This is a predicted structure of a 61-nucleotide RNA (Fluoride riboswitch aptamer (crcB RNA motif)) from a Pseudomonadota bacterium. The model forms 100% of the base pairs in the Rfam consensus.
RNA sequence: AAGCGUUGCGGUGAUGGAGUCCGCCAAAACCGCCGUAUAGGCUGAUGACUCCUGCCCUGUC
Numbered sequence: 001a002a003g004c005g006u007u008g009c010g011g012u013g014a015u016g017g018a019g020u021c022c023g024c025c026a027a028a029a030c031c032g033c034c035g036u037a038u039a040g041g042c043u044g045a046u047g048a049c050u051c052c053u054g055c056c057c058u059g060u061c
Stems, first nucleotide, its partner, number of pairs: 010025004016052006032042003
């Protein structure tokens, strides 16, 4: 250097899928906000960026 064989390459970041990057965790990480924290109310499919799907509003055909 080449070949062969074996083993490993996890989970997670408030609702879906994929790519890239970043953070966190090893039974933990994680499990949105306001509020009188009872009641009641608000934003968003992202951790960030991009695309798709779904949802909402407006306009045109």